A computed fold for a 512-nucleotide part of an RNA from a metagenome, annotated as small-subunit ribosomal RNA, 5' domain.

Context: one part of a larger RNA
RNA sequence: GGAUUAACGUUGGUAGUAUGCCUAACACAUGCAAGUCGAACGCGUUGUAGCAAUACAAUCUAGUGGCGAACGGGUGAGUAAUGCUUAUCUUACUUGCCAAUUAGUGGGGGAUAACCCUGGGAAACCAGAGCUAAUACCGCAUUUGUUACUUCGGUAAUGAAAGGAAAUCGCAAGAUUUUCGCUAAUUGAGAGGGAUAAGUCGUAUUAGUUAGUUGGUGGGGUAAUGGCCUACCAAGACUAUGAUGCGUAGCCAGGCUGAGAGGCUGAUUGGCCACAAGGGAACUGAGACACGGUCCCUACUCCUACGGGAGGCAGCAGUGAGGAAUUUUCGGCAAUGGGGGCAACCCUGACCGAGCAAUACUACGUGAAGGAGGAAGGUCUACGGAUUGUAAACUUCUGUUAGUGCGGAAGAAGGGCUGAGCGUAAGUUCAGUUUUGACGGUACGCGCAGAGAAAGCCACGACUAACUACGUGCCAGCAGUCGCGGUAAGACGUAGGUGGCGAACGUUAUCC
Numbered sequence: 001g002g003a004u005u006a007a008c009g010u011u012g013g014u015a016g017u018a019u020g021c022c023u024a025a026c027a028c029a030u031g032c033a034a035g036u037c038g039a040a041c042g043c044g045u046u047g048u049a050g051c052a053a054u055a056c057a058a059u060c061u062a063g064u065g066g067c068g069a070a071c072g073g074g075u076g077a078g079u080a081a082u083g084c085u086u087a088u089c090u091u092a093c094u095u096g097c098c099a100a101u102u103a104g105u106g107g108g109g110g111a112u113a114a115c116c117c118u119g120g121g122a123a124a125c126c127a128g129a130g131c132u133a134a135u136a137c138c139g140c141a142u143u144u145g146u147u148a149c150u151u152c153g154g155u156a157a158u159g160a161a162a163g164g165a166a167a168u169c170g171c172a173a174g175a176u177u178u179u180c181g182c183u184a185a186u187u188g189a190g191a192g193g194g195a196u197a198a199g200u201c202g203u204a205u206u207a208g209u210u211a212g213u214u215g216g217u218g219g220g221g222u223a224a225u226g227g228c229c230u231a232c233c234a235a236g237a238c239u240a241u242g243a244u245g246c247g248u249a250g251c252c253a254g255g256c257u258g259a260g261a262g263g264c265u266g267a268u269u270g271g272c273c274a275c276a277a278g279g280g281a282a283c284u285g286a287g288a289c290a291c292g293g294u295c296c297c298u299a300c301u302c303c304u305a306c307g308g309g310a311g312g313c314a315g316c317a318g319u320g321a322g323g324a325a326u327u328u329u330c331g332g333c334a335a336u337g338g339g340g341g342c343a344a345c346c347c348u349g350a351c352c353g354a355g356c357a358a359u360a361c362u363a364c365g366u367g368a369a370g371g372a373g374g375a376a377g378g379u380c381u382a383c384g385g386a387u388u389g390u391a392a393a394c395u396u397c398u399g400u401u402a403g404u405g406c407g408g409a410a411g412a413a414g415g416g417c418u419g420a421g422c423g424u425a426a427g428u429u430c431a432g433u434u435u436u437g438a439c440g441g442u443a444c445g446c447g448c449a450g451a452g453a454a455a456g457c458c459a460c461g462a463c464u465a466a467c468u469a470c471g472u473g474c475c476a477g478c479a480g481u482c483g484c485g486g487u488a489a490g491a492c493g494u495a496g497g498u499g500g501c502g503a504a505c506g507u508u509a510u511c512c
Stems, first nucleotide, its partner, number of pairs: 001512004006508005013364006019357002021322001026320003030317003035067003040064002044059006074275003083200008093192003098188008106140001108138002115130001117128004145158005163180007201247003208238003213235008250272004254265004277298005300311004328354001330353003336350001337348004367397004377388004401453001403448005411439001414435009456501005461482003467496005477484002
């Protein structure tokens, strides 16, 4: 000199864009952050028709069922290699949804929740009896496929499925078409698992480490390779090219600095990994060993009728604590994206926005031109004057920003309804019409009055740009280094003046 997720002191006009717990992975009150589908299903409720059974229509909290909840969001504790980065391999692998293709979707069965009844419990909730449905569950048939054998012709074993909606026709039963699904298989896309090589901090005042340890065979397990696991056999494997131990640390793209080489760093944003009060385990599932799932142990907090229960903000806000230090218990799903749904639509603290903070960067303003009897006042003085100083006053202007009045967006694509074209239909294209904006009456535009509302901070002995006076008297104090101060201090304090930067200026901390 440059830089910072900065903090502190003094000061502080506007706007835009970013950023905002670096400390206690400390504890958390409250609210919200993952639901959705009635075009899978039965009940319930309401209405209409009917004497009723029942049928139809609408609605639907809860329940069965499906998909999602493994994404998105947070944090960096652990991890020095089961991680990350780069490259390669997987004939040793998996893949829900999506895209393409082929074949199929036949025929049966038994339950169960909801509901109703009874009982237990303070509660959380639980037990028993009865009824019922399905795209829930289970057989049978058929079959590409898979496995084994094979004379390569085959043979044997194993082994699937589910329906819903709309339209048309029909008195009805039902039929046809379309569509959304379902099953088996092949291919793709995207995603993931696994392996190998090289690189990846300090310490030798850590020198030896290792028994599933190293390798083999058989078996098991997995989607899959493998001591991944197991039985047996062998005695190996790593190490001064630093094993093992200890300490520290998430890694990278990047960021800062530097002419570069290098050094330091890993906030925000993006990729990967790990974690979800501490520890362990599996279940479900295409995918988890699962932040807002389950079970067990521990610590802590809460409720309790003392028998027993409930909880997990390293999601968004917010609270306490810690700390030099870090924001609102805000608005909206309008956009983008995600989940569910045929769709309408619903959900979304992701996200989009607003709020707070000079925290950073950038831009703008605090007026411009003229104006000497060089006014007054201040300061210094050799008392003549010098300086503040064109500075002010005064004159003529301008009108940014702030203020105020009027107008007022883009961000909107989409959705509904009607009609037309194409099409068997679903649908699609076009036209008309209607409707959807949190931000926000914001940005922006035009007008109005009026210099009005807007400048400080640090320094002035040398390094280092900038000097005098008074006060103080080794005192009070200053100080980055050298050093100032003991009676005329350019170094302390104040004033005037001057220098530097400027909505900031200094100080402290850290890096180059």